[in-house]
This is a predicted structure of a 72-nucleotide RNA (transfer RNA) from an uncultured bacterium.
RNA sequence: GCGGGUAUCGUAUAGUGGCUAUUAUCCCAGCCUUCCAAGCUGGUGAGACGGGUUCGAAUCCCGUUACCCGCU
Numbered sequence: 001g002c003g004g005g006u007a008u009c010g011u012a013u014a015g016u017g018g019c020u021a022u023u024a025u026c027c028c029a030g031c032c033u034u035c036c037a038a039g040c041u042g043g044u045g046a047g048a049c050g051g052g053u054u055c056g057a058a059u060c061c062c063g064u065u066a067c068c069c070g071c072u
Stems, first nucleotide, its partner, number of pairs: 001071007010025003018055001027043005048064005
């Protein structure tokens, strides 16, 4: 330099154009318990960045950034 892949709550993840974004865990509150743990219920917290397409984009297209793999 060229090609390919990945980027989503603190962490790990699901999602084939209808998002009010899934689940687990962590955290917080409550219940239960003499207390703790466990268990149960509820809650906070997220689509790398910039454009485009579309009535509507996490999802499709282009570019950028970061990381990973391969080629030279």
It matches the Rfam family "tRNA".